[in-house]
The RNA shown here (SAM riboswitch aptamer (S box leader)) has 99 nucleotides and comes from an uncultured Actinomycetes bacterium.
Model confidence (mean pLDDT): 86 of 100.
It matches the Rfam family "SAM riboswitch aptamer (S box leader)". About the family: The SAM riboswitch is found upstream of a number of genes which code for proteins involved in methionine or cysteine biosynthesis in Gram-positive bacteria.
C1' cells in the first nucleotide's frame, strides 16, 4: 500500500489548548468556522464489527459447532448537514478475516 467480507439517511457534549482554515481527491454547488472552524488533550456520550460473559433453538459420544438474543467488561469505531449535494474517482472511512 494491497486483498476479501461486511457497514455507511439513526445516534451522540462539554472543557482546555492552539489560531485560520474545513467539510476524502479534482470540478461545480452548498455548508461550518475569530460567538474560535479543523486539529490535539480530559471527561462524558452513542453505537454494538470483534473478543469475554449470560441465556435460547438445533446439531454432537465427548469436548464443542452454527445460528438467535441479552450485556456493554476488553478491542475498535464514532460524537454537523444522507460519505453535505450532484457528476467523476482500481473513490472515502470503520470493523474482522488472511497474507
Nucleotide at each position: 500500500g494491497a486483498u476479501u467480507c461486511a457497514u455507511c439517511c439513526a445516534g451522540a457534549g462539554g472543557a482546555u489548548c492552539c489560531g485560520a482554515g474545513g467539510g476524502g481527491c479534482c470540478u461545480g454547488g452548498c455548508c461550518c468556522g475569530a460567538c474560535g472552524a479543523c486539529g490535539a488533550u480530559c471527561c462524558g456520550c452513542c453505537a454494538a464489527c470483534c473478543g469475554a460473559c449470560c441465556g435460547g433453538u438445533u446439531c454432537u459420544c465427548c469436548u464443542g459447532a452454527c445460528c438467535c438474543g441479552g450485556c456493554a467488561c476488553g478491542g475498535u469505531g464514532g460524537c454537523a448537514a444522507c460519505g453535505c449535494c450532484a457528476g467523476g474517482u482500481g473513490c472515502g472511512a470503520u470493523g474482522a478475516g488472511a497474507g
It was read from a public genome assembly, where an Rfam model found it.